[in-house]
Context: one part of a larger RNA
RNA sequence: UGACGGGGACCCGCACAAGCGGUGGAGCAUGUGGUUUAAUUCGAUGCAACGCGAAGAACCUUACCUGCCCUUGACAUUGACAGAACCCUUUAGAGAUAGAGGGGUGCUUCGGCCUGGAAAACAGGUGCUGCAUGGCUGUCGUCAGCUCGUGUCGUGAGAUGUUGGGUUAAGUCCCGCAACGAGCGCAACCCUUAUCCUUAGUUGCCAGCACGUAAUGGUGGGAACUCUAAGGAGACCGCCGGUGACAAACCGGAGGAAGGUGGGGAUGACGUCAAGUCAUCAUGGCCCUUAUGGGCAGGGCUACACACGUGCUGCAAUGGUUAGGACAAAGAGCAGCGAUACUGUGAAGUGGAGCAAAUCUUAAAACCUAAUCUCAGUUCGGAUUGAAGUCUGCAACUCGACUUCAUGAAGCUGGAGUCGCUAGUAAUCGUAGAUCAGCAAUGCUACGGUGAAUACGUUCCCGGGUCUUGUACU
Numbered sequence: 001u002g003a004c005g006g007g008g009a010c011c012c013g014c015a016c017a018a019g020c021g022g023u024g025g026a027g028c029a030u031g032u033g034g035u036u037u038a039a040u041u042c043g044a045u046g047c048a049a050c051g052c053g054a055a056g057a058a059c060c061u062u063a064c065c066u067g068c069c070c071u072u073g074a075c076a077u078u079g080a081c082a083g084a085a086c087c088c089u090u091u092a093g094a095g096a097u098a099g100a101g102g103g104g105u106g107c108u109u110c111g112g113c114c115u116g117g118a119a120a121a122c123a124g125g126u127g128c129u130g131c132a133u134g135g136c137u138g139u140c141g142u143c144a145g146c147u148c149g150u151g152u153c154g155u156g157a158g159a160u161g162u163u164g165g166g167u168u169a170a171g172u173c174c175c176g177c178a179a180c181g182a183g184c185g186c187a188a189c190c191c192u193u194a195u196c197c198u199u200a201g202u203u204g205c206c207a208g209c210a211c212g213u214a215a216u217g218g219u220g221g222g223a224a225c226u227c228u229a230a231g232g233a234g235a236c237c238g239c240c241g242g243u244g245a246c247a248a249a250c251c252g253g254a255g256g257a258a259g260g261u262g263g264g265g266a267u268g269a270c271g272u273c274a275a276g277u278c279a280u281c282a283u284g285g286c287c288c289u290u291a292u293g294g295g296c297a298g299g300g301c302u303a304c305a306c307a308c309g310u311g312c313u314g315c316a317a318u319g320g321u322u323a324g325g326a327c328a329a330a331g332a333g334c335a336g337c338g339a340u341a342c343u344g345u346g347a348a349g350u351g352g353a354g355c356a357a358a359u360c361u362u363a364a365a366a367c368c369u370a371a372u373c374u375c376a377g378u379u380c381g382g383a384u385u386g387a388a389g390u391c392u393g394c395a396a397c398u399c400g401a402c403u404u405c406a407u408g409a410a411g412c413u414g415g416a417g418u419c420g421c422u423a424g425u426a427a428u429c430g431u432a433g434a435u436c437a438g439c440a441a442u443g444c445u446a447c448g449g450u451g452a453a454u455a456c457g458u459u460c461c462c463g464g465g466u467c468u469u470g471u472a473c474u
Stems, first nucleotide, its partner, number of pairs: 002473001003471003007468007015458002019421005026313008034304002042053002064299007073122001077121002081116003086103007106113002124288002127286003133282002135277003138273001140271001145184006151160003164175003190265004195233007205222002209220003236259001239253005315414001319373007331362003336355002341350003380411001385406007427450007
C1' cells in the first nucleotide's frame, strides 16, 4: 500500500421488514446428474451450469454406434494426357456404388469454360490443449469508482490531489484545504413513450352536406377529429414561499399533459474470476494420414430403479359447462396468407375472391348477459390406455402434431426451506413472431387487455460503497 476482522462510524440496494403471488407435495413437459447401452455425440457445473449452446434431433441435421464401401480423396491449387458437358433406359444391391444399352459429339473474345484422369506436392480432421492465443461473452455492476501530469511532503515503499463540512442517484455539485489541473467512467448528446403546434392527407379518418343500402366511409365530397410520419415547441429547481453558510442543495406550492434523472431502452470505467468458448470463426504447438479423413444404410442423441433445477396444468363456486354479445396492440404473408361458400361431429377437405399488403388475409381471451351444476374426488381435474381418423413429409415402427368416441389416474392448497415483484409493476387473460415441410413450444422474444396490496423503519440476514482502527497475512 492492500486484503481480512463473529472492530467502529456513515450510506445504499426487493437486502431485511410490510404486502401479493409462487416453488418445495401431485400429474405432465423440459434440462441435468446418475445408471444403462453397441452408441445413448460434445460442451456448460456455486452465485455467474441445469426450457443453457439448440431461433425446432423421424431421414437430413449428426459430430456418436453397427455394418457395407473409398483412398490425391466430398472440397482447394498445380497437373502430362484424354474427352464435350449432359440426358434417358435398365441390371445387381439396404444404399453408397458397380455394370450394360441408347441419345448427344460442344461453347469460345482462342485467353479459357466443363468432365474424366497417371504420378506427386498436398487436401481433410466437430482429434488434444480456452493453463499457448485472437476475437466474442458472462460476472462483480450501471456499483461510483479507476488513474495521470506538474508541484509539495517522505531516505524509501508511497502520500497528497481523491481526505474534511454539507449535498446528490452519482468522485453530482458547493465550501474549505499544498495543492493546481486533466483523462477514463457519472450525467448529457441517441431511440422510444406521455402533451401540443405546423406541414402532408392514401391504402387511414368521417364532424358537417348530399346519395344509396337489409347493413357497412359503401359513394360524391370533406381536411375538422382520430391516426400516420417528418419538422418543431415543451421541463430548466425556470417562478413563489420556507430551510440552509449570502453556497450547493432540500422541503412545500403554483402553473402544467408531464416536476425535480417524467417512464422505459441502448450505453458497462481501471480491473477481478489462468471465469466460458480450439464444437461459430480464426490460430501456435501436438497428434491421425488405406484413417482420428470421406461416402452410404440402419440405429442412437427420445433409454429409466432413482435424485435435482426450470416450467405447464390443476386441486375448483372470485369456479366448471352451454348459449348469446363486446373491445386491442404489435407482427407475418407469393413454393406464402388464404376470405365468402359447400362437405365433415371434428382435426380437416373441396374450391379459390383478394393481397408482395395502413387497401387483402391471418385473428383475441379474460369480460358482460342468461341458464344450469350445489360442495361431491363431483358436470372439479385431466394423466394413462383402447379404437377410429386428419395433416405434413420418399418415409411417422423405434420417434411427429392434431381430431373424435370411449377410458377417467394422482391431486382437497403442499414439511424444513426457498424465489419473484415497489405501478400500469405483481397477479391474471389472450395475441404475434423467429426457427420451421411438419413438430415434441407448456420454451424464447415481443405485443396489448383487466389490474392490486404494501413499504413503520434500517436492529438483524445478504451484497456493495466511503472513512477509520487492529493484524504474527501481502
Small-subunit ribosomal RNA, 3' major domain from an uncultured bacterium, 474 nucleotides, folded computationally. Its mean pLDDT, the model's own confidence on a scale to 100, is 83. It matches the Rfam family "Bacterial small subunit ribosomal RNA".